[in-house]
């Protein structure tokens, strides 16, 4: 350049990914319907259903120029009559009915039937026919007979029909006449694909007509030929089902014959025995076909309304006349079903024509108008007929087209609706308002084109009836379009939808209700998803639904797909039809290419130009119509012939190799029996037991016999066979495969649908064995059960022979052949070359990669890689490998193989978790080792349960239970009773009135409140009067421990002080994601090191912080006192002094820093060294990403909801303290390591003015009373065990102290309910706790006081600190718990508290059987059989006649058939007690089958038993985990 101008995707399977896979959407279309809604126009288009039944009118007539002729109408005539008018008159116009010719086989309808030479599309007809029309050519003379009408009688309700007389014709008939017809003969010429065809000669023989007339014409015969129109024939194409496989008797061919226009078994007789079929016969189902429509980028795929061809059909279901054409829609006949009419004797009818009804349905139109226009029929015309067909009507069915105004106009109004609400957004320039237009409508005014023909007139030509020209006749639509004038924004918008897909969001109601939903999916109190709003998007005279196709769907895949593991390779071979097929030359031209030619209608599609104002639409020409046919040509490849060839495939010599097969015959061990010995109480089995065997001697153990089955070692991811499969020796038979050698043979070859063969176990039948082993079975354990798992026993059966089944996880889940395409390394068998050195190469058998390839895992020359060929087989899950069918099989039972219904998924691979009764490493007072508890009792205190008028309310494994509550006689309190208030008990703001509030006394009252008297406030100013402060009253915010911790903040617990939780940038992976953070080692530690596609980095660790051990400096009072000085009986008391202790700032000190020893290093070890302190020296704050919808709405906030004379609020009592019980937490015991009661030391940490209280004094005592200090390093509150001495002597006691009883302090308005304390009495229970359980590794545990908070005061034995004395033990990681890394394995993901089978029961749906029941269509057999063709006969009848007879009908009989009836089966359907499995359903019942080693690996076949998942035998897979050993490989 040239050609081509076209091809989007989303949604939903998971925590997340990739993939495979179905569903669903977005689009376009429709003879539609239905809803809301609705102004005009043009142009289409309107029963898709019941081919159901039809009232009524109407759709086929027409020629008088074929005829006889006249009923009517109209003229004209004639007669009567004054006239209306009456009657006669075929004479005219015409014309009913009749004969007669055309025509009626078109045209309009419809789609039952039909799967078929119907269609479609090519061709043949030498095998045919064709009125009307053209051309050519030839005649058109003579007779003669009926019949209708008509008349005249008759029957009938009637439709209608019978007699009789009589007549016309273009009716009918006969002679003539004739040929290029037609038969026959004879000869000749040419062609053909056969039969034949044409063509010429010549002879015989048949066989035609119609007449009308205006004299022009129009008919009429008869040949040929043309056109048009059809018959018939054949090639190719044209639905599903194989769970229809075989089907034909006129079936199939001859031959004759008859029939037709023709061909032809179309028919008939004889003859042969054929013919069709997996390239789907035949059957049963659906269905009129085509041009085209719709979608689709195409190819496809659906479709077959409107227009056009074809065919069929006309109430059904036969059947024939007429004719040129029919087996005839609006004809005949018959039957049969309906429906009418009847006088009951009998007749009449078909709307799938055009309106029209009924009915049927979701649903589909006017009983209009014209022949003016196109076509049509008749006819010479004129014209007549024409629901053809032109117009109107109705319907938004659909397409197009217009309109509902158009500019301006911000105070961005009003209202409406939303918020963070003195305000803002929005509707929204929208609107009012100004200004302009007038399509459209009203209203008036003009007003078409479709018309030009025939036909009259007129002119002209020439053949005097043709042609040509001019003018004249003619519109249903329709006063329609269309044009002009006038008025005036006037007369005119709604549908859906709004969660994503998918444009377009708020707010109120409503609470899993009510509802939406195309698919995922919303709704359970904050719903963009339901309803309403307000706003907002789409489209617009329409907008949604519905319903059917096409797309998207490469999701049947030709164009464009897959089969290891998603669906899907046959269980393996041989092989016949079929598909494919080495290499060279020739010839062919079938296939393929090319070129021409013919056909491929018309419309429709598409270009282009035109016409309606545009478009829809319509018209011209054009291109296409991809096809079929025929015809030339080409000749690479395919095919076909025909010669070669040797690379393919085979033969052929030698050798090798094997658990290759079949059949003999043998061998040892083990087992188990049985016989003899020896010998004695046990064996046996298990997790641990029984059963079971054994004193009648088992079991052990020797010896001999006997029987069956298997075949250790060799022995191996070794070999050998198609496969399934094959193991001791050996022989015999047979079969393979590989190597080396060359000689032949000459594509002989691959693959295979049916076919045939062969096929582990298990299973059947017949006989035969029978030792082990073992389904069923029995018994014993185990269990809640235990129909298993384990045990003891045990039958088929397991083993031969012989038939049978034919299926497997029959698997490498990989069909077979053949060729290509890096490699490394093992091994087997063989050859080179003597050789288990190495090497090379051929043929198997493994490993690991490369490149490609795959969704990935992975495959990878033994491809799942690139490429040929042929098979086989998928096409969403379940329903199901089932039912029904057919085959097979003894039978189990196998092969083959749906569909209702149901889901939105089901799946693969691979990723992050969780989780395993995986696995490895580590840790933790997890376990061990220890010391002390708890669970028994008494008591305090939660809690749960119960009560209760309330027993207020939350916390409930761990993580609730001496918890919230760090103080419940009121109060607090929220509960309860009962009595008060209602702008309130508090608190703001504004205004108002007082001067108070109060406070004090009276009354009433349980308080609370209430009434009453009394009394009264500061500052400034002289006062007025202002300000301030209280209460009081009004107003306006109120108030709630009322719900929701599952709406929520804020805060806490737990995992867990565990070591982990992430990011950026690179890399890797298609992608979730992965590397980093794994790995070696270390550590308390994701601490640090090495390594290393990672390099860095944040939260977590650690350290920085506090206390606490040592010292240093520095400060010295309230602390301290060593040294000086004074005092005291003593005391830091006092001067002084701060050394020391202390106090309380600030410093040092510790870092694996030295040494040794191991290590690459980090680190680790060591009774190291040195330090006060040794390896994070103790303790503490410190809590990462995240869990557990954890807890709290009663601590606080807060969104929503609720109450508002009460779910607010005051009092007063009472409750929370109740008590058969049950747990949980703690005190005190049980004693002597103890009690007692007397003495004698030593703390820290805290507190303290309504307070801590010396000291004194009174009380046994709690305590009072006096009373110093002291707002605290100054005062005050202060230790117990411990120590010495003593008694007590094992006892329910000098333990232990509960309970009760007397009598007190103290606190408080008040201790009854319900307070602590103190004294005297009393003097339970309890003798170390059962299963089980808890704390704790050092200044810990245990013990033992001491302080604080709250707080009048206390129910504290609780908490939260403080110190004293002050242990034992860790062998260790196997178990139990929790937990952290790595790894496996998963069907979990809400995450194992998961998930999930299968029986039962309950509901709902569908579906197979089923005694039968009821219907359908076809077929067979046999009877009957109508109308009709066609044969035959035909006394009688007509005709004609040479009287011989011929030729026809009537009748009759026959052959075939519609239909009717009988018979038996076979098929299809509905239905059917009863049953049999399936399926769907929030919370049934029983168990626990599978997923993790699912707790007995799990499946797969088979057989057997079991409620039920399911056991168990036997053999087979690995799609099994761990663990240990062998082999290999790869890396160092």
């Nucleotide at each position: 350049a040239c050609u081509a101008c076209g091809g989007a995707g989303a949604g939903u399977u998971u925590g997340a990914u990739c993939c495979u896979g179905g569903c669903u959407c977005a689009g376009g279309a429709u003879g539609a319907a239905c809803g809301c809604u609705a102004g005009c126009g043009g142009c289409a288009g309107g029963c898709c259903u019941a081919a159901u039944a039809c009232a009524u009118g109407c759709a086929a007539g027409u020629c008088g120029a074929g005829g006889g002729g006249c009923a009517g109408c109209a003229c004209g005539g004639g007669u009567a009559g004054c006239a209306a008018u009456a009657c006669c008159u075929g004479g005219u116009g015409g014309c009913g009915a009749c004969c007669g010719g055309c025509g009626c086989a078109c045209g309009g309808g419809u789609g039952a039937g039909u799967a078929a030479c119907g269609c479609g599309u090519a061709u043949g007809u030498a095998a045919c026919c064709u009125a009307c029309c053209u051309g050519u050519a030839a005649c058109c003379g003579g007779g003669g007979u009926a019949u209708a009408g008509c008349c005249c009688a008759g029957a009938g309700a009637a439709a209608u029909c019978u007699g009789g007389a009589g007549u016309a014709a273009u009716c009918c008939c006969c002679c003539a006449u004739a040929a290029u017809a037609u038969a026959a003969c004879a000869g000749g010429a040419g062609g053909g694909c056969a039969u034949c065809c044409u063509u010429c000669u010549g002879u015989u023989a048949u066989c035609a007509a119609a007449g009308c007339u205006c004299c022009g014409g129009c008919g009429g015969u008869u040949a040929c030929a043309g056109a048009u129109g059809g018959g018939c024939a054949u090639g190719c194409g044209u639905g599903g089902c194989a769970u229809u496989a075989g089907c034909u008797a006129g079936u199939u061919g001859g031959u004759g014959a008859g029939g037709u226009a023709a061909c032809g078994g179309c028919u008939c007789a004889c003859c042969a025995a054929g013919g069709c079929g997996a390239c789907g016969a035949u059957g049963c189902c659906u269905a009129g076909g085509g041009g085209g429509u719709c979608u689709g980028a195409g190819a496809g795929g659906a479709u077959g309304a409107u227009c056009c061809c074809c065919c069929a059909c006309a109430c059904u279901g036969g059947u024939a006349c007429u004719g040129a054409g029919a087996c005839a829609c609006g004809g005949a006949c018959c039957a049969g079903a309906c429906u009418c009419c009847u006088a009951c004797g009998g007749g009449a009818g078909g709307c799938a024509g055009c309106a029209g009804u009924a009915g049927g349905g979701a649903a589909u139109a006017u009983u209009g108008g014209g022949c003016a226009a196109u076509g049509g029929g008749c006819g010479a015309a004129a014209g007549c007929c024409u629901g053809a067909c032109c117009c109107a009507g109705c319907c938004a069915u659909g397409c197009c087209g217009c309109g509902u105004g158009c500019a301006g106009g911000a105070a961005g109004a009003a209202g409406g609706c939303c918020c963070u609400a003195u305000g803002g957004g929005u509707u929204g320039u929208a609107a009012a308002c100004u200004g302009c237009u007038u399509u459209u409508g009203c209203a008036g005014g003009g007003g078409a084109a479709a018309a030009a023909a025939c036909c009259c007139u007129c002119g002209g030509a020439c053949g005097u009836g043709u042609c040509c020209g001019a003018g004249g006749c003619u519109g249903a639509u329709g006063g329609u379009a269309c044009c002009c004038u006038g008025c005036g924004a006037a007369u005119a918008a709604g549908c859906a939808u709004c969660g994503g897909c998918u444009a377009a969001c708020u707010c109120c109601g409503u609470g899993c209700c009510a509802g939406c939903a195309g698919c995922c999916g919303c709704g359970g109190u904050a719903a963009u998803a339901c309803g309403g709003a307000g706003g907002a998007u789409g489209c617009a005279a329409g907008c949604g639904u519905u319903a059917u196709c096409c797309g998207g769907a490469a999701u049947c895949a030709c164009u464009g797909g897959g089969u290891u593991u998603a669906a899907a390779g046959g269980g393996u071979g041989c092989g016949c039809a079929g598909g494919c097929g080495g290499u060279u030359c020739u010839c062919u031209a079938a296939g393929u290419c090319a070129g021409u030619g013919g056909u491929g209608a018309a419309a429709g599609c598409c270009u282009a130009c035109g016409g309606c104002u545009c478009a829809a639409c319509c018209g011209u020409a054009g291109a296409a119509u991809u096809g079929c046919c025929a015809u030339u040509g080409a000749u690479a490849c395919u095919g076909g012939a025909g010669a070669g060839c040797u690379a393919g495939a085979g033969u052929u010599g030698g050798g090798u190799u094997g658990a290759u097969g079949u059949g003999g015959c043998u061998g040892g061990a083990a087992u188990g029996u049985g016989u003899c010995a020896u010998g004695u109480a046990g064996c046996g089995g298990u997790g641990a037991a029984a059963u079971g065997c054994g004193u009648a001697g088992a079991u052990a153990u020797g010896a001999c016999a006997c029987a069956g089955a298997a075949c250790a070692c060799c022995g191996a991811u070794a070999g050998c066979g198609a496969a399934g499969g094959c193991a001791g020796g050996u022989c015999a038979c047979a079969a393979a495969a590989c190597c080396c050698a060359u000689a032949c043979u000459g594509a002989c070859g691959c693959u295979c649908a049916g076919g045939c063969a062969c096929g582990a176990a298990a299973g059947c039948g017949u006989g035969g064995g029978g030792a082990g082993c073992a389904a069923a079975c029995a018994g014993g354990a185990u269990u809640a059960g235990a129909u298993a798992c384990c045990c003891u026993g045990g039958u088929a059966g397991u083993c031969c022979a012989c038939g049978c089944c034919c299926u497997a996880a029959a698997c490498g889940a990989u069909g077979a052949u053949a060729a290509c395409u890096u490699g490394c390394u093992g091994u087997u068998g063989g050859c080179g070359a003597u050789a288990u050195a190495c090497u090379g190469u051929c043929a198997g058998c493994g490993g690991c990669g490369g490149a490609g390839c795959g969704a990935a895992a992975g495959c990878g020359u033994u491809a799942a890689g690139u490429u040929a060929u042929c098979c086989a087989c998928c096409u969403g899950g379940g329903g199901a490998g089932u039912a029904c069918g057919a085959c097979c099989g003894c039978a189990a039972g196998g092969u083959u193989g749906a569909a209702a219904c149901u889901c939105a998924a089901a799946g693969g691979a691979a990723u992050u978790g969780a989780c395993g009764g995986g696995g490895g490493c580590c840790c933790g007072c997890a376990c061990a080792a220890g010391c002390g508890g708890a669970g028994g009792a008494g008591c305090a205190u939660g809690u749960g349960g119960u009560u209760u008028a309330a027993u207020u309310c939350g916390a409930u494994g761990a993580u609730a239970c001496g918890c919230g509550a760090g103080g419940a006689a009121c109060c607090u309190u929220a509960c309860c009773u009962g009595g008060g208030c209602u702008c309130g008990a508090a608190c703001g703001u504004a205004g108002g009135a007082c001067g108070a509030c109060g406070u004090a006394c009276a009354c009433c009252g349980a308080a609370a409140g209430g009434u009453g008297u009394a009394u009264u406030c500061c500052c400034a100013g002289c006062a007025a009067u202002g300000g301030g402060c209280g209460g009081c009253c009004u107003a306006c915010g109120a108030g709630g421990u009322g719900c929701u911790g599952c709406a929520u903040g804020g805060u806490u617990g737990u995992c867990g002080u565990c070591a982990g939780c992430u990011c950026g940038u690179g890399c890797c992976g298609u992608g979730a994601g992965g590397u980093g953070u794994u790995a070696g080692g270390u550590u308390a530690a994701g601490u640090c090191c090495u390594g290393u596609a990672a390099c860095g980095a944040g939260c977590g660790c650690a350290a920085c912080c506090c206390c606490u051990a040592u010292c240093c400096u520095u400060a010295g009072u309230u602390g301290c006192c060593a040294g000086c000085a004074c005092g005291u009986c003593a005391g830091g008391g006092u001067g002084g002094g701060c050394a020391c202790u202390c106090u309380a700032a600030g410093g040092a000190a510790a870092c694996u820093g030295c040494c040794g020893g191991c290590g690459c290093a980090a680190g680790c070890c060591g009774u190291g060294a040195g330090g006060a302190a040794g390896g994070u020296g103790g303790g503490g704050a410190u809590g990462a990403c995240g869990u557990c919808a954890a807890a709290u709405c009663a601590g606080c906030a807060c969104g929503g909801c609720c109450c508002u004379u009460a779910u607010g609020u005051c009092c007063a009592g009472g409750g929370c303290g109740a008590c058969a019980c049950a747990c949980g937490u703690g005190c005190u015991a049980c004693a002597a390591u103890g009690g007692u009661a007397g003495g004698u030391a030593c703390a820290g940490a805290g507190g303290g003015c309504u307070g801590c209280c010396a000291c004194a004094u009174g009380g046994u005592g709690a305590c009072a009373u006096g009373g110093a200090g002291c707002u605290a390093a100054u005062c005050c509150c202060g230790a117990a065990a411990a120590c010495c001495u003593a008694c007590c002597c094992c006892a329910g006691u000098u333990c232990a102290g509960a309970u009760c009883g007397a009598a007190g302090u103290c606190u408080g308005a008040a201790a009854c309910u319900c307070g602590a304390c103190u004294u005297c009495g009393u003097g339970a229970a309890g003798g170390c706790g059962g299963a089980u359980u808890c704390g704790c590794u050092a200044g810990u545990a245990a013990u033992c006081g001491c302080g604080c908070a709250u707080c009048a005061g206390c129910c504290a034995u609780g908490g939260c600190g403080c110190g004293g004395u002050g242990a034992a033990u860790a062998c260790g990681u196997u178990c139990c718990c929790g937990g952290g890394c790595c790894u496996u394995g998963u069907a979990c993901a809400c995450a194992c508290c998961g998930c999930c089978c299968g029986u039962c029961a309950a509901g709902c749906c569908a579906u197979g059987g089923g005694a039968g029941u009821c219907g359908g269509g076809g077929g067979u057999a046999c009877c009957u059989g109508a109308a009709g063709u066609c044969c035959g006969u035909g006394a009688u009848c007509u005709g004609c006649u040479u009287c011989g007879g011929c030729a026809g009908a009537a009748g009759c009989g026959g052959c075939c058939u519609a239909g009717g009836g009988u018979a038996a089966a076979a098929c299809c359907g509905a239905u059917g007690a009863c049953u049999g499995g399936g399926g769907c359903u929030a919370a049934g019942u029983c168990g626990u089958a599978a997923c993790a080693a699912g707790g007995u690996a799990g499946c797969c076949g088979u057989a057997c038993c079991g409620g039920a998942a399911g056991g168990u035998g036997c053999g087979g897979c690995u799609g099994g985990a761990a663990u240990a050993c062998c082999u290999c490989c790869u890396u160092u």
This is a predicted structure of a 1532-nucleotide RNA (small-subunit ribosomal RNA) from a Bacteroidota bacterium. Taxonomically the source falls in Bacteroidota (Bacteria, Pseudomonadati). Its Rfam family is "Bacterial small subunit ribosomal RNA". Rfam links the family to the GO terms ribosome and structural constituent of ribosome.